[in-house]
RNA sequence: AACCGAUAAAGGCAAACUUAUCGAAAGGUAAGGACGCAAAGCUUCAGACCUAAGGCUAUGGCUAUGGUGGCUGAGUUACCGAA
Numbered sequence: 001a002a003c004c005g006a007u008a009a010a011g012g013c014a015a016a017c018u019u020a021u022c023g024a025a026a027g028g029u030a031a032g033g034a035c036g037c038a039a040a041g042c043u044u045c046a047g048a049c050c051u052a053a054g055g056c057u058a059u060g061g062c063u064a065u066g067g068u069g070g071c072u073g074a075g076u077u078a079c080c081g082a083a
Stems, first nucleotide, its partner, number of pairs: 004081002012037002017032006035070001041076003045073003048068003054063003
């Protein structure tokens, strides 16, 4: 240094929910709040999933250009140092 992740140390982030707000919705943002997380830091490149405004339609529905990075993989950056 890399790999790895401890009953170590210093810390970090923030699920559900509530309030306000944006949005057609999924969901996002801010404050409170902690379920948890060794990348739960960042990036939609691939897959998967969610929504269906608009478009199409046999009026049953179909569809992403919308979204989820706390769904998986991948890329990239990073604190500490036991086995």

Predicted 3D model of an 83-nucleotide RNA (c-di-GMP-I riboswitch aptamer) from Peribacillus glennii. The sequence was found by an Rfam model in a public genome assembly. The prediction has a mean pLDDT of 87.